[in-house]
Large-subunit ribosomal RNA, domain IV from Geobacter sp., 353 nucleotides, folded computationally. The organism belongs to Geobacter, within Bacteria.
Context: one part of a larger RNA
RNA sequence: CACUGGUUAAGGAACUCGGCAAAAUGACACCGUAACUUCGGGAGAAGGUGUGCCCUCACUAGGUGAAGCGAUUUACACGUGGAGCCGAAGAGGGUCGCAGAGAAAUGGCGGUAGCGACUGUUUACUAAAAACAUAGGUCUGUGCUAAGUCGUAAGACGAUGUAUACGGACUGACGCCUGCCCGGUGCUGGAAGGUUAAAGGGAUUUGUUAGCGCAAGCGAAGCUUUGAACUGAAGCCCCAGUAAACGGCGGCCGUAACUAUAACGGUCCUAAGGUAGCGAAAUUCCUUGUCGGGUAAGUUCCGACCUGCACGAAUGGCGUAACGAUUUCCGCGCUGUCUCAACCAGUGGCUCA
Numbered sequence: 001c002a003c004u005g006g007u008u009a010a011g012g013a014a015c016u017c018g019g020c021a022a023a024a025u026g027a028c029a030c031c032g033u034a035a036c037u038u039c040g041g042g043a044g045a046a047g048g049u050g051u052g053c054c055c056u057c058a059c060u061a062g063g064u065g066a067a068g069c070g071a072u073u074u075a076c077a078c079g080u081g082g083a084g085c086c087g088a089a090g091a092g093g094g095u096c097g098c099a100g101a102g103a104a105a106u107g108g109c110g111g112u113a114g115c116g117a118c119u120g121u122u123u124a125c126u127a128a129a130a131a132c133a134u135a136g137g138u139c140u141g142u143g144c145u146a147a148g149u150c151g152u153a154a155g156a157c158g159a160u161g162u163a164u165a166c167g168g169a170c171u172g173a174c175g176c177c178u179g180c181c182c183g184g185u186g187c188u189g190g191a192a193g194g195u196u197a198a199a200g201g202g203a204u205u206u207g208u209u210a211g212c213g214c215a216a217g218c219g220a221a222g223c224u225u226u227g228a229a230c231u232g233a234a235g236c237c238c239c240a241g242u243a244a245a246c247g248g249c250g251g252c253c254g255u256a257a258c259u260a261u262a263a264c265g266g267u268c269c270u271a272a273g274g275u276a277g278c279g280a281a282a283u284u285c286c287u288u289g290u291c292g293g294g295u296a297a298g299u300u301c302c303g304a305c306c307u308g309c310a311c312g313a314a315u316g317g318c319g320u321a322a323c324g325a326u327u328u329c330c331g332c333g334c335u336g337u338c339u340c341a342a343c344c345a346g347u348g349g350c351u352c353a
Stems, first nucleotide, its partner, number of pairs: 001348008010339002014337001019334001027051005036041001038173001052095006062086003068080003072075001096100001108332004113327002115324002120132002136171007148157003174319004179249003184246002186242005193237003199231002207223002211218002250268005277311001278308001289305005
């Protein structure tokens, strides 16, 4: 000097990103216990009091139940009987110590807000959470050789199940709710028309040459080459439906008897122009917005306001008791976290031998 422990005057979070760490609380019995609440909880809420040993009531309440006795249907049975043993809880009195749950082990508590309902799950070895899951909700597919999945197949799972079932997707207890848009994309349905593959079809065309012709050339049949019109499904175009499908949910100008603001009006555009609720928010750039609360002093926190850069309704909206090794802020208790350091013990280091 470092580490691991122990103690500390006065103060008591002034430390620090943050009470991290430490301290404090702690057992049992009794008293007592708020808001809120899904009436179960919250709750060990909070906050108090008691606790050793001896004597007396009194070997008490209670438990166990021997011998003996009685009767009989003679039994490991019944009735009676109470010896012995075990033995709380309490009342009164006394007594010792600084201290009686005398050591060890053994909750700190309260208020506020965010998120997630909850128990649960997770990055084996830097993340345990607000992430995942969840019960519940909705949509959708599937009529059984089910849909779906694995496999080339046989076959298997689904399921020895049968729509109160099984698969897929989203949301995520509960409460109150879930607005408008089907123009785009997707899905479902439709089939008149347009487009359209293979295939069918075979017009036309190429080569060859029997034959004809003086020649140039023409040229049947066959073989060969080409392949037009026409027929021709789904799909696409098209027509509808569908948003708890993917998604989307405006701008400018004017207007009220102070001012300001605009219930109101005009105009442009759109498929439709954001409803309820919430809102400087895990979302607010400007921003430490403004006002109020808490502090002597508060970029955080809580309550409001609304000018929402860029909330918003199952990519769910807003609340919510209980729960959380969750996150934010405040308070009580407590303390070497600190003011500010000191001493003690052990271990290591260092120096000397």